This is a predicted structure of a 74-nucleotide RNA (transfer RNA) from a Candidatus Anderseniibacteriota bacterium.
Its Rfam family is "tRNA". Its family is annotated with triplet codon-amino acid adaptor activity in the Gene Ontology. The family's RNA type in Rfam is transfer RNA.
NCBI's taxonomy places the organism under Bacteria, Bacteria candidate phyla, Candidatus Anderseniibacteriota.
RNA sequence: GUGCCUGUAGCUCAGUUGGAUAGAGCGAGCGGCUUCUACCCGCUAGGUCGUAGGUUCGAAUCCUACCAGGCACA
Numbered sequence: 001g002u003g004c005c006u007g008u009a010g011c012u013c014a015g016u017u018g019g020a021u022a023g024a025g026c027g028a029g030c031g032g033c034u035u036c037u038a039c040c041c042g043c044u045a046g047g048u049c050g051u052a053g054g055u056u057c058g059a060a061u062c063c064u065a066c067c068a069g070g071c072a073c074a
Stems, first nucleotide, its partner, number of pairs: 001073007010026004019057001028044005050066005
């Protein structure tokens, strides 16, 4: 340099064919339970869906460029 893959919550990830209020587990905070802690149960918060454009009535999802990481080739 070329091609391909990945990028979604603090972490690990799901999200099928464009239409749901963007989700799960772990973690965090609060409460319950307990003499206390842990376990367990309940509730809550936390997201520019890598960035910028485009298409569309509507984009995490489709298109383009770029950024970061990885793999292969040179």